This is a predicted structure of a 72-nucleotide RNA (transfer RNA) from Candidatus Methanoculleus thermohydrogenotrophicum. It matches the Rfam family "tRNA". It is annotated as a transfer RNA. NCBI's taxonomy places the organism under Archaea, Methanobacteriati, Methanobacteriota, Methanomicrobiaceae, Methanoculleus. It was read from a public genome assembly.
RNA sequence: GGGCCGAUAGAUCAGGGGGAGAUCGCUACCUUGGCAUGGUAGAGGCCGCGGGUUCAAAUCCCGCUCGGUCCA
Numbered sequence: 001g002g003g004c005c006g007a008u009a010g011a012u013c014a015g016g017g018g019g020a021g022a023u024c025g026c027u028a029c030c031u032u033g034g035c036a037u038g039g040u041a042g043a044g045g046c047c048g049c050g051g052g053u054u055c056a057a058a059u060c061c062c063g064c065u066c067g068g069u070c071c072a
Base pairs, nucleotide, nucleotide: 001071002070003069004068005067006066007065010024011023012022013021018055026042027041028040029039030038048064049063050062051061052060
């Protein structure tokens, strides 16, 4: 330098045009004499950045950044 894959909640990851979600973690409450387990509810995201297409983009297209992998 080139090919491919990835970037979404504090963590690990789904979601591939029209509701941003799961598990763990965090907070409050219930349960206990207390803790753990269990149950209920909640907070927490401008979906890596900039453009483009579209009535509408996390999702499709282009460029860039970062990470992984392969080739040279």